Formats: sequence, C1' cells, structure tokens
RNA sequence: GCCGACAUAGCACAACUGGUAGUGCAACUGAUUUGUAAUCAGUAGGUUGGGGGUUCAAGUCCCUCUGUCGGCA
Repeated sequence: GCCGACAUAGCACAACUGGUAGUGCAACUGAUUUGUAAUCAGUAGGUUGGGGGUUCAAGUCCCUCUGUCGGCA
C1' cells in the first nucleotide's frame, strides 16, 4: 500500500429479512442468615465508535473518517 472482519450498558456478548435495544456476570435495594457467602425478588445503567445519506421508521442499508484484529505484498 491492497483486501476483509469487528466497534452495542462497567465486562462478555445477542438483537432472525429495517419495525418496542435485550441476556449473563458485575453494581445497588429488599427477603432469607447470628453474620458473611450462596439463593430468591426487584431496581438502575445505552446519543448502538464520530459525521453524513436513504427511509414513515436505521444497531441493521449506503458513503466517509477513526480505532482494533486478520490476510496478501
């Protein structure tokens, strides 16, 4: 330099062909316990990497930039 994949909650990842952004762990509150852990119930946490476009509607499609990883040279 060329090609490809990926970027979503604190962490690991889902989200089917464009139609309410979820799960587990972690955090917090309560129950249980002499107490802690474990267990159970609940709560909170997100400009879906930045910008632009298409669409009634974009995490999803298109363009561009940034970053990470891989391949070729």
This is a predicted structure of a 73-nucleotide RNA (transfer RNA) from Thiosulfatimonas sediminis. Taxonomically the source falls in Thiosulfatimonas (Bacteria, Pseudomonadota, Gammaproteobacteria, Thiotrichales). The prediction has a mean pLDDT of 80. RNAcentral holds the sequence, with entries from Rfam. Rfam family: tRNA. From the family's description: Transfer RNA (tRNA) molecules are approximately 80 nucleotides in length. Rfam classes the family as a transfer RNA.